The RNA shown here (FMN riboswitch aptamer (RFN element)) has 137 nucleotides and comes from Bifidobacterium breve.
The coordinates come from a structure-prediction model, not an experiment, and the mean pLDDT is 80.
It was read from a public genome assembly, where an Rfam model found it.

RNA sequence: CACCCCGUGCGGGGUUUGGGUGAAAGUCCCAACCGGCGGUUACAGUCCGCGAACCAGUUGAUGAGUUCACUCAUCAACUGGCCGAUCUGGUGAAAUUCCAGGGCCGACGGUCAUAGUCCGGAUGGGAGCACGGGUGC
Numbered sequence: 001c002a003c004c005c006c007g008u009g010c011g012g013g014g015u016u017u018g019g020g021u022g023a024a025a026g027u028c029c030c031a032a033c034c035g036g037c038g039g040u041u042a043c044a045g046u047c048c049g050c051g052a053a054c055c056a057g058u059u060g061a062u063g064a065g066u067u068c069a070c071u072c073a074u075c076a077a078c079u080g081g082c083c084g085a086u087c088u089g090g091u092g093a094a095a096u097u098c099c100a101g102g103g104c105c106g107a108c109g110g111u112c113a114u115a116g117u118c119c120g121g122a123u124g125g126g127a128g129c130a131c132g133g134g135u136g137c
Stems, first nucleotide, its partner, number of pairs: 001136002004134007018030003032117002034106002036050004045104002054081012086102005108120003
């Protein structure tokens, strides 16, 4: 320095205490606040891609039912699907990434009332990051 393998650690922020309505709202209305990971000629929630969540299928494990052929539930692995939202001006060699201004977006289940911000699955999973070891040159 390269590649793959192994190990360890790390790996998501934000409404109760601003106001209004109401029997009831951190869920509605006004205002506020937040922004995972890699890439990209220069810094990205909004570009390109990834992860999570959600849906379906297959296989396996466990449990339950049963007309003994299967059926149902939960969990795990794998495969597939789904997967939001940006414009204008400026600087510059280069920016949908910086500066100025104006927008927009945000899984599922729960809830005295509708949730990006509360509670829960989750002391979980995770893109990936760092370090160490092995191997090769």